[in-house]
RNA sequence: CAAGUUAACUAGAUGAUCGCGGCUAUAGAAAUGUAGCUGAGGAAAGUCCGAACACCAUCAAUGAGUGCCGGAUAACGUCCGGUAGGGGAGACCCUCAAGCUAGUGCCACAGAAAUAUACCGCCUGAAAAGGUAAGGGUGAAAAGGUGGGGUAAGAGCUCACCGCUACUUAGGCAACUAAGUAUGGCUAGGUAAACCUCACUCGGUGCAAGUCAAAAUUGGUAGACGCAUGAGCUGUUAAGUAAUUAAUAGCCUAGAUAGAUGAUCAUCCUCGACAGAAUUCGGCUUAUAGGUUGACUUGUUUU
RNA sequence: GUCCUUGUAGUUCAACGGAUAGAACUGCCCCGUCCUAAGGGGUCAAUGCUGGUUCAAUUCCGGCCAAGGACACCA
Repeated sequence: CAAGUUAACUAGAUGAUCGCGGCUAUAGAAAUGUAGCUGAGGAAAGUCCGAACACCAUCAAUGAGUGCCGGAUAACGUCCGGUAGGGGAGACCCUCAAGCUAGUGCCACAGAAAUAUACCGCCUGAAAAGGUAAGGGUGAAAAGGUGGGGUAAGAGCUCACCGCUACUUAGGCAACUAAGUAUGGCUAGGUAAACCUCACUCGGUGCAAGUCAAAAUUGGUAGACGCAUGAGCUGUUAAGUAAUUAAUAGCCUAGAUAGAUGAUCAUCCUCGACAGAAUUCGGCUUAUAGGUUGACUUGUUUU
Repeated sequence: GUCCUUGUAGUUCAACGGAUAGAACUGCCCCGUCCUAAGGGGUCAAUGCUGGUUCAAUUCCGGCCAAGGACACCA
């Protein structure tokens, strides 16, 4: 310098004028006026999860959800760290990743046979019949793989290496890993995003929940609270690999109900994307122009 | 705002995880008729989009998109 990976940040700036919502002060009987302060997001979105809060119900049944291991958290299907498998040359990324060796179901077409078999073949035999599963062919998938020995032909029948299974030892909280042993020869493919089994979790409805006040019988009313100090934000220190937690100092930061947050002008620049709160939080997912920063990888050149 | 439901030919509906996705009406062509209609034959036309599980997806599981519906108070 080029190509990339990853973690974060930002979301035009400044000033003036007019307009709108809220709060405070002030004037007023009130409507309202005046002044000051303040007024959208990283996703406010989808409503996909988890909670707070409120009401209903009341403890059990059915049903639903989650699914490697450990931790974080109010909780989670989220996050962090690890394990295993897969992808990439690498930084790094992806995975509903428990159990088909509990049981049941399904596996079209093709193929002899789809979980059990023998069509061709090979061997014995005169034949009948028998042995066999090495080879052929079908299929997504056909009773461990390769090689040597062995045999009538063959076969884990036997041996070596690899794979699998069981056990033992060592390491690890665990998932799991490594080594060894087997008088285990391998009794058996795939599918649980099929029923199901196992473990854990879950009562229902959502602020149009609800509380108070008022009004009231034909189309009328939509007043107040809930509703803005909160699992809050910023900084520092400490613990931890991290998610996160603790201590401490400071801060108060929209609150509408036909629903405010806009418009015009001036200057500047890199000429500005997706997009607009509605009970409130923690996540996830999706949309997003341009710009900035940290760490790392690969290649090339120079020293 | 909150909570549900549904997406298959132009329309209305089908389809155990096994494809060439089916039926009716409609459209187009032909036959039929003097001409039209009825009738008959043929033909065109679709799984909302995008990932995953599986040998195989309209079907099973995610994520988007679109459409429709219900819900305030008083009686």